[in-house]
Context: one part of a larger RNA
Molecule: small-subunit ribosomal RNA, 5' domain
Organism: uncultured bacterium
RNA sequence: GAUGAACGCUGGCGGCGUGCCUAACACAUGCAAGUCGAGCGGGGUUAGAUCAUGGAGGCUUUCGGGCUGAAGGGAUGUAACUUAGCGGCGGACGGGUGAGUAACGCGUGGGUAAUCUGCCUUACACAGGGGGAUAACGUUGAGAAAUCAACGCUAAUACCGCGUACGCCCAAGAUAUCGCAUGGUAUUUUGGGGAAAGAUUUAUCGGUGUAAGAUGAGCCUGCGUCUGAUUAGCUAGUUGGUGAGGUAACGGCCCACCAAGGCGACGAUCAGUAGCCGACCUGAGAGGGUGAUCGGCCACAUUGGGACUGAGACACGGCCCAAACUCCUACGGGAGGCAGCAGUGGGGAAUAUUGCGCAAUGGACGGAAGUCUGACGCAGCAACGCCGCGUGAAGGAAGAAGGCCUUCGGGUUGUAAACUUCUAUCGACAGGGACGAAUAAUGACGGUACCUGAGUAAGAAGCACCGGCUAACUACGUGCCAGCAGCCGCGGUAAUACGUAGGGUGCAAGCGUUAUCC
Numbered sequence: 001g002a003u004g005a006a007c008g009c010u011g012g013c014g015g016c017g018u019g020c021c022u023a024a025c026a027c028a029u030g031c032a033a034g035u036c037g038a039g040c041g042g043g044g045u046u047a048g049a050u051c052a053u054g055g056a057g058g059c060u061u062u063c064g065g066g067c068u069g070a071a072g073g074g075a076u077g078u079a080a081c082u083u084a085g086c087g088g089c090g091g092a093c094g095g096g097u098g099a100g101u102a103a104c105g106c107g108u109g110g111g112u113a114a115u116c117u118g119c120c121u122u123a124c125a126c127a128g129g130g131g132g133a134u135a136a137c138g139u140u141g142a143g144a145a146a147u148c149a150a151c152g153c154u155a156a157u158a159c160c161g162c163g164u165a166c167g168c169c170c171a172a173g174a175u176a177u178c179g180c181a182u183g184g185u186a187u188u189u190u191g192g193g194g195a196a197a198g199a200u201u202u203a204u205c206g207g208u209g210u211a212a213g214a215u216g217a218g219c220c221u222g223c224g225u226c227u228g229a230u231u232a233g234c235u236a237g238u239u240g241g242u243g244a245g246g247u248a249a250c251g252g253c254c255c256a257c258c259a260a261g262g263c264g265a266c267g268a269u270c271a272g273u274a275g276c277c278g279a280c281c282u283g284a285g286a287g288g289g290u291g292a293u294c295g296g297c298c299a300c301a302u303u304g305g306g307a308c309u310g311a312g313a314c315a316c317g318g319c320c321c322a323a324a325c326u327c328c329u330a331c332g333g334g335a336g337g338c339a340g341c342a343g344u345g346g347g348g349a350a351u352a353u354u355g356c357g358c359a360a361u362g363g364a365c366g367g368a369a370g371u372c373u374g375a376c377g378c379a380g381c382a383a384c385g386c387c388g389c390g391u392g393a394a395g396g397a398a399g400a401a402g403g404c405c406u407u408c409g410g411g412u413u414g415u416a417a418a419c420u421u422c423u424a425u426c427g428a429c430a431g432g433g434a435c436g437a438a439u440a441a442u443g444a445c446g447g448u449a450c451c452u453g454a455g456u457a458a459g460a461a462g463c464a465c466c467g468g469c470u471a472a473c474u475a476c477g478u479g480c481c482a483g484c485a486g487c488c489g490c491g492g493u494a495a496u497a498c499g500u501a502g503g504g505u506g507c508a509a510g511c512g513u514u515a516u517c518c
Base pairs, nucleotide, nucleotide: 001517002516003515005514006513007512008511009510012389013388014387015386016385017384018382019381020347025345026344027343029342030341031340034089035088036087039086040085042083043082044081045080046079047078049076050075051074053072057068058067059066060065096300097299098298105225106224107223108222109221110220111219112218115217116216120213121212122211123210124209125208126207128162130160131159137152138151139150140149141148142147168193169192170191171190172189173188174187175186176185177184178183198205199204226272227271228270233263234262235261238260239259240258241257242256243255245253275297276296277295278294279290280289281288282287302323303322304321305320306319325336326335327334328333353379355378356377357376361375362373363372364371365370392422393421394420395419402413403412404411405410426459429453430452431451432450436445462507463506464505465504466503467488468487469486473502474501475500476499477498483490484489
């Protein structure tokens, strides 16, 4: 000098930041990922239409009847709204944590002639004609529940054939050209294979194939990346080859066979510790230390394992299995995962609200309106940090009183106070009142910031130190006691070193102490 700090004493205001470093301990409760009815068939609500039914009431009557006809319930189709299910897109982003990892994990520079890429952009071309199901729903049944079974019905942008098709894919060739070893690119022959979906308010929004771009990702590689030799040898899929498999892709990635290799004092292996970096702290620099907040990458999601779906996961708020723990149970069986935001217990020296809002920025879905969003924007708590401001200013000597000291003369506190004049920053009070909104509309913050007014010196100073280092001295008390102390050292009867008081010095809404780094 610095800190994500803590502790002691003290504490006025504002702005901007920061806030579980410990138990990757366990979690009550609420919320954190949905959306689309312009993909689909149903269900529900409301409205009116049509059809029968119904028959209150009314008119008329020659009393037999005739005409008209409200409510109600039913059927059909329509419109608006709504939504459990099928379907699409998104739940691989965003948010959290740092357990593991000494590694191509990270950083930096390359390679991919060994690769993939939803949504988006550009270009070209296309969308013909069919089929069979299944949820929802209905009926029945089982179960305490979670949920499940059987039978029957139905739709689609769900699913499956057929047709057509390019410069797409596969196999076998040919030619040209280029390179970087395997090879790449272009043209071409033959054979084989492969698509599609509609909706609508008629504005549009979608679908399929191919090529290119953009973005994102995978893999490989040079160099760099802590400590220990009181760890010296390590290694059998091990190192290489051939073949086959697998992958988007190269590869012992996996398998069969063959060979006997591969690494190591330029530190292998083993052990310990640790997420890495941009950066941050310190330092003139070189260097040393750190890896909170913010940004990039990685890893993880109770522990271990596994795959499914998908453009993308081996998936925090998806699935399956095993384990520990917790909960429900009718004992047969089930449910759960805060290292998301709040919050609780526990641990600890120690770290906040079960707040407001989607107004802004961004994201998902949607044609849009919009819905969702504990991302985010804000507010609350904490002197935890940095910065700014205030606690008054000028005058004022009888140098008042009081305190302390005294050689008793006085000195000091001290222009300090009182007193006079003035001012009003901040706070409190009253009035007005935004920007942020891109406006047709829409502001959580917020009646906030800010402005104006009135009015009062009022409401606002402490902490450490004073032997030397080191700025700052006297008195009393104590008497090697009580105590102090970072080092040297103080204290045993005049202690500037202990305690108190007066005075002083240094910082100041802080000041000291402790811890850690330079």